RNA sequence: GCCACCGUAACUCAGUUGGUAGAGUAGUUCAUUCGUAAUGAACAAGUCGCUGGUUCGAAUCCAGUCGGUGGCU
Numbered sequence: 001g002c003c004a005c006c007g008u009a010a011c012u013c014a015g016u017u018g019g020u021a022g023a024g025u026a027g028u029u030c031a032u033u034c035g036u037a038a039u040g041a042a043c044a045a046g047u048c049g050c051u052g053g054u055u056c057g058a059a060u061c062c063a064g065u066c067g068g069u070g071g072c073u
Stems, first nucleotide, its partner, number of pairs: 001072007010025004019056001027043005049065005
């Protein structure tokens, strides 16, 4: 230098033939217990890496760009 893949909640990831952003773990509160753990319930947490474009509508399509991983030279 070239090619491919990845970037979504604090962490690990799902969600792509465009149509309200989700799960598990962690966190907070409550219940249960003499108390703790475990268990159950509820709640909170995200400008979907960034910028722009297409569209009535973009995590999703397109362009550029940043970071990471792998391969080739």
Transfer RNA from an SAR86 cluster bacterium, 73 nucleotides, folded computationally. Model confidence (mean pLDDT): 82 of 100. The sequence is in RNAcentral, with records from ENA. Its Rfam family is "tRNA". By type it is a transfer RNA.